[in-house]
The RNA shown here (transfer RNA) has 71 nucleotides and comes from a Patescibacteria group bacterium.
RNA sequence: GCGGGCAUAGUAUAAUGGCAGUACGUGACCUUCCCAAGGUUAUGGUGUGGGUUCGAUUCCCAUUGUCCGCU
Numbered sequence: 001g002c003g004g005g006c007a008u009a010g011u012a013u014a015a016u017g018g019c020a021g022u023a024c025g026u027g028a029c030c031u032u033c034c035c036a037a038g039g040u041u042a043u044g045g046u047g048u049g050g051g052u053u054c055g056a057u058u059c060c061c062a063u064u065g066u067c068c069g070c071u
């Protein structure tokens, strides 16, 4: 320099155009003499900028980061 993959919550991981889920974590409450365990509830997310579309995590382009391969 060229080609390809990946980017979703604090962490891990689903969702192939129609309100973004789950688990762990965290906060509150219940339970207990206390802790742990358990129960209920809340919390919080689509790397960035454009395009297509009535509607984009999803399709297209660019860009950033990261990984793999080629030279």
Base pairs, nucleotide, nucleotide: 001070002069003068004067005066006065007064010024011023012022013021018054025043026042027041028040029039030038047063048062049061050060051059
Description: Model confidence (mean pLDDT): 83 of 100. It matches the Rfam family "tRNA".